[in-house]
Context: one part of a larger RNA
C1' cells in the first nucleotide's frame, strides 16, 4: 500500500506450514502351548519407570543487592542508651511475591484411509499349476489423516456477527417557468472508531501486546489482611555485673490480596456520507 465498489470493531475458516513421534521392566494369562528335559512363549490385559517435551509454582527446595534478627571492626550522631555510614549485600541466620529444579502436572498414545515387504482368494495366458495378466482381500515405529501451534499479502486476499452514517460550505454543470432536484470536484466539522499524548504491566532490548484515562481502582500513597522476621524502643524488677524477666507472638515489614480518589492519569489530531 492492497484486500476496489462507505467507514469501523470483534469472531472465525484453514489452503499452506511447523512440531510432536522413543524406549525398558514387573504382573496376570500361565510355570499354560512347546519341549524327555532344561527351559519356556505368541496373542491378549494390567501396572511401575529411563530419557526427551511442554506447562506451572499447590507441594518440596533454590534465589530474593530497598524485608526481619543477630554479630565483628571502625568512624560519627556531645556522652549512656539507641542509631547510622563504610568494611563482597561486611559477616551470619531466616525469607514473601518473581524467576527457577533437583519440585508438580501433562504428552508420546487410541483410532480411520492408502500401501511395502510379505501372506492369500479367485484366475487364465499354458485343459494342469499359479498372489496376476483382467479382478480382489489382508499386511509395518515409515505415508495420508488424527493431536499440538502458526495461519487469508491463501493479490484465488474467504466468512459469520455487531456499530455509524440519509451532512455543511465552495466551484462548475444538467433537469425545472419557480420553488426546488440532481451530477462531477474541491474544501469544512462531524458519526462510529482509530491514532497520538498520559497513569501503567500479566508484556517487552526497541516496536509490539494488554489494562486504565475522573461516567475512574491505572500506578502511588493510606486502611485492612496474609505472608516473613521471631517478643522492638522506652519502663518496671531481679542481679556488683554480663544479663534474664515482664509489659509482648511484642515490633517492623519489598514485589501478594481486599478496600479507599488523598496525589497523579490534562489533552490533541485523524476519521463515512448509503456506498461503480
Nucleotide at each position: 500500500c492492497g484486500c476496489a465498489u462507505g467507514g469501523a470493531g470483534a469472531u472465525u475458516u484453514g489452503a499452506g506450514g511447523g512440531g510432536a513421534g522413543c524406549u525398558c521392566u514387573u504382573c496376570c494369562u500361565a510355570g499354560u502351548a512347546c519341549g524327555a528335559g532344561a527351559g519356556g512363549a505368541c496373542c491378549g490385559g494390567a501396572a511401575g519407570g529411563g530419557a526427551c517435551a511442554g506447562a506451572c509454582c499447590u507441594c518440596u527446595g533454590g534465589u530474593g543487592u530497598g524485608c526481619c534478627a543477630g554479630u565483628u571492626g571502625u568512624u560519627c550522631c556531645g556522652c549512656c542508651a539507641g542509631g547510622a555510614g563504610c568494611a563482597c549485600c561486611g559477616c551470619u541466620g531466616g525469607g514473601u511475591a518473581g524467576c527457577c529444579a533437583u519440585g508438580u502436572c501433562u504428552g508420546g498414545a487410541a483410532g480411520g484411509g492408502a500401501u511395502a515387504a510379505g501372506c492369500g482368494c479367485u484366475g487364465a495366458a499354458a485343459g494342469c499349476a499359479u498372489c496376476u495378466a483382467a479382478g480382489u482381500g489382508c499386511g509395518a515405529a515409515g505415508c495420508c489423516c488424527a493431536c499440538c501451534c502458526c495461519a487469508a499479502g491463501a493479490u484465488a486476499a474467504g466468512a459469520u456477527c455487531u456499530c455509524c452514517c440519509g451532512u455543511c460550505c465552495c466551484u462548475u454543470c444538467c433537469c425545472g417557468c419557480a420553488a426546488g432536484g440532481g451530477a462531477a470536484g474541491g474544501g469544512a466539522g462531524u458519526a462510529a472508531g482509530a491514532c497520538c499524548g498520559c497513569a501503567g504491566g500479566u508484556a517487552g532490548a526497541c516496536u509490539a501486546c494488554c489494562u486504565g484515562c475522573u461516567u475512574g481502582a491505572u500506578a502511588g500513597g493510606c486502611g485492612g489482611c496474609a505472608g516473613g522476621u521471631g517478643u522492638a524502643a522506652g519502663c518496671g524488677c531481679a542481679g556488683u555485673a554480663a544479663u534474664g524477666c515482664g509489659u509482648u507472638g511484642a515490633g517492623c515489614u519489598u514485589a501478594g490480596c481486599c478496600g479507599u480518589a488523598c496525589u497523579a492519569a490534562u489533552g490533541g489530531u485523524c476519521g463515512a456520507g448509503c456506498g461503480g
This is a predicted structure of a 276-nucleotide part of an RNA (large-subunit ribosomal RNA, domain VI) from a Pseudomonadota bacterium. The prediction has a mean pLDDT of 88.